[in-house]
RNA sequence: GGGGUAGUAGCUCAGGGGGAGAGCGCUCGGCUGAAGACCGAGGUGUCGUGGGUUCGAAUCCCACCUACCCCA
Numbered sequence: 001g002g003g004g005u006a007g008u009a010g011c012u013c014a015g016g017g018g019g020a021g022a023g024c025g026c027u028c029g030g031c032u033g034a035a036g037a038c039c040g041a042g043g044u045g046u047c048g049u050g051g052g053u054u055c056g057a058a059u060c061c062c063a064c065c066u067a068c069c070c071c072a
Stems, first nucleotide, its partner, number of pairs: 001071007010024004018055001026042005048064005
């Protein structure tokens, strides 16, 4: 220098045009002498950044940033 994969909640990740979600963690309540386990309730997020397409973009297109891998 060229190519590829990934970036979404505190963490691990799903979702690939119209509702932003799951598990774990966390908070509150129940249970307990107390705690753990278990049960109930609660999502806290500019979907990496900027632009474009579209009635509508996390999702499609372009550029850039970051991490990793391959080629040179």
Molecule: transfer RNA
Organism: Candidatus Aenigmatarchaeota archaeon